Notes:
This is a predicted structure of a 1487-nucleotide RNA (small-subunit ribosomal RNA) from Candidatus Nucleicultrix amoebiphila FS5. Taxonomically the source falls in Nucleicultrix amoebiphila (SeqCode) (Bacteria, Pseudomonadati, Nucleicultricaceae (SeqCode), Nucleicultrix (SeqCode)).
[in-house]
RNA sequence: AAACUUGAGAGUUUGAUCCUGGCUCAGAACGAACGCUGGCGGCAUGCCUAACACAUGCAAGUCGAACGCAGUAGCAAUACUGAGUGGCGGACGGGUGAGGAACACGUGGGAACAUGCCGAAUGGUGGGGGAUAACUGCGGGAAACUGCAGCUAAUACCGCAUAAGCCCUGAGGGGGAAAGAUUUAUCGCCAUUCGAUUGGCCCGCGGCAGAUUAGGUAGUUGGUAGGGUAAAGGCCUACCAAGCCGAUGAUCUGUAACUGGUCUGAGAGGAUGACCAGUCACACUGGGACUGAGACACGGCCCAGACUCCUACGGGAGGCAGCAGUGGGGAAUAUUGGACAAUGGGGGAAACCCUGAUCCAGCAAUGCCGCGUGAGUGAAGAAGGCCUUCGGGUUGUAAAGCUCUUUUGCCUGUGACGAUGAUGACAGUAACAGGAGAAUAAGCCCCGGCUAACUCCGUGCCAGCAGCCGCGGUAAGACGGAGGGGGCUAGCGUUGUUCGGAAUGACUGGGCGUAAAGGGCGCGUAGGCGGCAAAUCAAGUCAGGUGUGAAAGCCUUGGGCUCAACCCAAGAAUUGCGCUUGAUACUGGUUAGCUAGAGGAUGGAAGAGAAAAGCGGAAUUCCUAGUGUAGAGGUGAAAUUCGUAGAUAUUAGGAAGAACACCAGAGGCGAAGGCGGCUUUUUGGUCCAUAUCUGACGCUGAGGCGCGAAAGCGUGGGGAGCAAACAGGAUUAGAUACCCUGGUAGUCCACGCUGUAAACGAUGAGUGCUAGACGUUAGGGGGCAACCCUUAGUGUCACAGUUAACACGUUAAGCACUCCGCCUGGGGAGUACGGUCGCAAGAUUAAAACUCAAAGGAAUUGACGGGGGCCCGUACAAGCGGUGGAGCAUGUGGUUUAAUUCGACGCAACGCGAAAAACCUUACCAGCUCUUGACAUGGGGAUUAAGGAGAUCAGAGAUGAUUUCCGUCGGUUCGGCCGGAUCCCACACAGGUGCUGCAUGGCUGUCGUCAGCUCGUGUCGUGAGAUGUUGGGUUAAGUCCCGCAACGAGCGCAACCCUCAUCUUUAGUUGCCAACAGGUAGGGCUGGGCACUCUAAAGAAACUGCCGGUGACAAACCGGAGGAAGGUGGGGAUGACGUCAAGUCCUCAUGGCCCUUAUGGGCUGGGCUACACACGUGCUACAAUGGCGGUGACAGAGGGGAGCGAAAGGGUGACCUGGAGCCAAUCCCUUAAAAGCCGUCUCAGUUCAGAUUGCACUCUGCAACUCGAGUGCAUGAAGUUGGAAUCGCUAGUAAUCGCAGAUCAGCAUGCUGCGGUGAAUACGUUCUCGGGCCUUGUACACACCGCCCGUCACGCCAUGGGAGUUUACUUCACCCGAAGGCGGUGAGCCAACCGAAAGGGGGCAGCCGACCACGGUGGGGUCAAUGACUGGGGCGAAGUCGUAACAAGGUAGCCGUAGGGGAACCUGCGGCUGGAUCACCUCCUUU
Repeated sequence: AAACUUGAGAGUUUGAUCCUGGCUCAGAACGAACGCUGGCGGCAUGCCUAACACAUGCAAGUCGAACGCAGUAGCAAUACUGAGUGGCGGACGGGUGAGGAACACGUGGGAACAUGCCGAAUGGUGGGGGAUAACUGCGGGAAACUGCAGCUAAUACCGCAUAAGCCCUGAGGGGGAAAGAUUUAUCGCCAUUCGAUUGGCCCGCGGCAGAUUAGGUAGUUGGUAGGGUAAAGGCCUACCAAGCCGAUGAUCUGUAACUGGUCUGAGAGGAUGACCAGUCACACUGGGACUGAGACACGGCCCAGACUCCUACGGGAGGCAGCAGUGGGGAAUAUUGGACAAUGGGGGAAACCCUGAUCCAGCAAUGCCGCGUGAGUGAAGAAGGCCUUCGGGUUGUAAAGCUCUUUUGCCUGUGACGAUGAUGACAGUAACAGGAGAAUAAGCCCCGGCUAACUCCGUGCCAGCAGCCGCGGUAAGACGGAGGGGGCUAGCGUUGUUCGGAAUGACUGGGCGUAAAGGGCGCGUAGGCGGCAAAUCAAGUCAGGUGUGAAAGCCUUGGGCUCAACCCAAGAAUUGCGCUUGAUACUGGUUAGCUAGAGGAUGGAAGAGAAAAGCGGAAUUCCUAGUGUAGAGGUGAAAUUCGUAGAUAUUAGGAAGAACACCAGAGGCGAAGGCGGCUUUUUGGUCCAUAUCUGACGCUGAGGCGCGAAAGCGUGGGGAGCAAACAGGAUUAGAUACCCUGGUAGUCCACGCUGUAAACGAUGAGUGCUAGACGUUAGGGGGCAACCCUUAGUGUCACAGUUAACACGUUAAGCACUCCGCCUGGGGAGUACGGUCGCAAGAUUAAAACUCAAAGGAAUUGACGGGGGCCCGUACAAGCGGUGGAGCAUGUGGUUUAAUUCGACGCAACGCGAAAAACCUUACCAGCUCUUGACAUGGGGAUUAAGGAGAUCAGAGAUGAUUUCCGUCGGUUCGGCCGGAUCCCACACAGGUGCUGCAUGGCUGUCGUCAGCUCGUGUCGUGAGAUGUUGGGUUAAGUCCCGCAACGAGCGCAACCCUCAUCUUUAGUUGCCAACAGGUAGGGCUGGGCACUCUAAAGAAACUGCCGGUGACAAACCGGAGGAAGGUGGGGAUGACGUCAAGUCCUCAUGGCCCUUAUGGGCUGGGCUACACACGUGCUACAAUGGCGGUGACAGAGGGGAGCGAAAGGGUGACCUGGAGCCAAUCCCUUAAAAGCCGUCUCAGUUCAGAUUGCACUCUGCAACUCGAGUGCAUGAAGUUGGAAUCGCUAGUAAUCGCAGAUCAGCAUGCUGCGGUGAAUACGUUCUCGGGCCUUGUACACACCGCCCGUCACGCCAUGGGAGUUUACUUCACCCGAAGGCGGUGAGCCAACCGAAAGGGGGCAGCCGACCACGGUGGGGUCAAUGACUGGGGCGAAGUCGUAACAAGGUAGCCGUAGGGGAACCUGCGGCUGGAUCACCUCCUUU
């Protein structure tokens, strides 16, 4: 010099956010245990459980220099040994933590004490006596042990003498001691004093949980006297007094050895009390004393008890919580080791003896620390493994190889310190030297996030994982394996426990309007806190000094083991307590003052403040009477009900009870609950003004006391209306409800009880401070007034500030202070038990087990509402026509079947995939058949082609066998040589309409052609988000305009595209024909023409452009003109961000899985066409706006070469013959039909309708049986306009009529197009459906097809009650009363002293007594275990009944209370808004 350098968070509630709040994790630690693994050394540590029981050995002896005896050796002297007497020590050392909540411990003090051995000092040590063990003899006993008689010694025992000092005292006096040994010097002994050490006692303060333990206490508290003790003391006894302790927690219950310290923590704290050290307590359990300086004694004694052992059954013995060790318990904790060498202890003069204290060794990775398992080089980036996009990557310089080193271990040798002179268990150890040789030495956990570290395979909500969140249902980085990686390392993980993080009990350092949390309100006790100025004291407070705060530990600085751990030294620290000196600002005490707090006085003011008595009118109901007649009442609609015995209605009179319209106001009063007609009486509080009095008298307030809505209870009244319960009627699936008709308690009064409410401002009381504005109530002041100032209330808005936000904001939820109450995750539960209160109902106080990872607050975006506003849509309405009824067609379900292939399922599946199922298609079924395959690529061999047509045989055919004919590529070096092709062989592979549309791409549907969906920057908000996009207008439109913290932009809308409608230009064949010419029966037929129509290309045209009005001078709307067309001109194409795990693996593509002589390929036949039935979509009808017969006009758009097919002819017809023309503005399909005109039928199952069936045909096709279409003749079903319900359509639309096309050999009522004829209606937005915007509520977010409550049933779990039963603890009363000390007695017995003796003194045994352990009986209390039965509670993918709550949740909900009900719940009374909506009132803001 230093002793200082210190604080991290994360995951999880939600669609997302902020907050509150719990749960969980990362850290450190351990006397640990378990799993896997394990080389060495050092230093530590090692029964936490059964204070359970213990075999065996050892753990306390020693002294011959106190004493006698015996023995051994020796000739003896003497030496040694043994048991005994005696002394000292066995009260230390060692163990354990059961008990104990206590002066036990810690700390600091105190006075009334003792203290062996030790140190110092003073004085003394004289003279005697009697015994006794050992021993001997005789006995008893199994033993342990013991009796009698006899002998003997002492430093054993006892008198006497002496007494400096000591003790007692009545101050005269009295009392009390000693021990010798051995030989010259010591060791002892006695008394006294001092010291040191150790111990005993007392006190202040400190450290624990429960109040569901609130009163405890009779030796209890004190005094006096005595006893007792080493010593104070109720420690004990007697007497006297009635005290003492306690909410600052007594008593009781539970738990616990305490401390230094240890662990953790930034600290403050929290937890803990192994090892080491100090103290206490205990020693098998309980009691007791003896001895002693010291014990009520771990290895002493006595008694009782339990247990164990011995026994000859008569009796005895024992106590490991000493060291080892054993059994047991347990997850779990070591050797029956060595030595006294060191340190220390006992004895001894000493040698020495003893010492499981101790020092060492052994065992254990139990912990801390150190070391090693090799180092360098080494790319062909080896092999192998794993992955792969098949290229490669990675393991990986890793290995091998080459060159080195030798720590550890092994071998050999030397060999300590510990020992100041001797003595070494450890130990031939540590260390050192030498030698050989990479040799002997690596594992464990993890890899979804937190949390460092990723892939493959297997598995398939299984197996399993998991600390929390959570993984696993066929592509799992989360399970298991592997490869790779990360972390730590002789360890690594797991489990348990503690602290931390947790500011999650908040002193440091939290909260209470809505998250958990303000007592319902007041008065007030204790307590806490307290105005201004002064004096004094110095308790708190502050400063200095001093004593103490053991050592060890922590910390600092040094030092020693090679380092470190570890050890040593010095220091710092020990935040505390005591004493002392000082300071006096603040707090406090005392004293004397002040007036600003508080209170009083005087003068005024307002008021539903309270109590009592009286009075009043309106209304309801009832009664009486009159008028009057058939209904009244009630509801969504009804009914129950009342009424012809006269209701309702109306008039008059009367009775009774309850409540007080208007005034009336978010106005007033009160502490709260609450208070409303008028008058009187009594009475409480408040406010203003004056500044007259008192002089801090104040604030708060645990307990306590009082008040306290409604319901409810008791007693007695009262009872009009209303109305739980109850009854009836409705509603309903049911309706124990909502609605209706009745109706009892109750509601009212008096007295008493209850004591709770959403008792709310969900906001405790008080004081001070901190911008304002506008209302209102009661006062005061100024002013003529308007108005201004001010006090006290009561409201709204708002600044600063606060808040998680909402919001609060001088009436605070702001800034501060004081006091009280309360909270600490959700559920269980405001419940159980216990206590208190109550007549009861119940109130109050108030848990735990168990269970969950959330529960919650505010706000956001959506979605939803049987919420609101605005708007749109063929959504409704207004219309027209249908469907639903019939027959048939077609699709679907179902059923059937060998198969009836598969898919599609509300809208948005069902004439859909399928724009054509007889075979084929075809995917299905039966049978037969092929296996490198019907198809692709690659290898080898053969052939040179291939291929086509035909015939024969077998077969159902595929196929197989034989055979005839035609035909037989290119190049070429002329070689099957090359390309190519075919066949054969083997393998890779092909193939799959097999599965998964919930692994996917692509495509599609739908909301929806709805007007929306977003972004950048800026701004606002902690944030999710908001703003923009809202608002006022307007539009078909987020279309446009205006405004605006927004300004811009994108995808959508619109426009650009196609088509139709008008015109122009160009062009004129196959189209057209006006003019000209020719011709015909007629006809653009011909010449000619391109004017028109048309064709098909280019343009024009429409833009709210113009006018008027409205509107805001806007956007726009309305009307008009012109125009072919007018406000998007009609139609089409075009489909935002997204939703539906929508549809499709059977169009196609594709991951994964599956099949591989079959789930692949081929063939024949069958099926997809079935048929009690149900539904969808259609066709045809039911007829006269029609049928039939006749006649008869006018389209458009398409198609045609394996085609369309004309004319002409045949057939009743389908059709056939025929073959012109046409690759198409030319020819053909191709007569359009309805309409129109003429006739007939005359309302009927018909001259309607055409199903079904029979016969005969036609066509296509290899083939019409299952199973095609058509024709003719015959047959002639249902059906007479269709229930509930439901569909389409707003103009060239609906309706109606036909035509064409795709598919196709054939087959159309379907589909896609085309034209002809051609309407009606829309007042309007109340309602239904769908949608858009704004707003509101929400417990929804899988988003209302949401969420969610209770009973019942089942399983599991913990728990309450319970007749009791059992144990433990405790208490009271009584009985018993061992050992023991004490007291009494002591006739029996006795050595020391006195005495000549007798005897005395003193003592012993015995006996008695009180006390008392164990034990017993009975009663009480407490805890625990268990208990038939029983109560609720919790948890549990898919149980039952309902629908209570969340939206106005469909009866707003909730709180208290009462009744009722399967259940959620319903109803009554009072209260709350934490109720939506509409209207009104009031207030505020802006103008």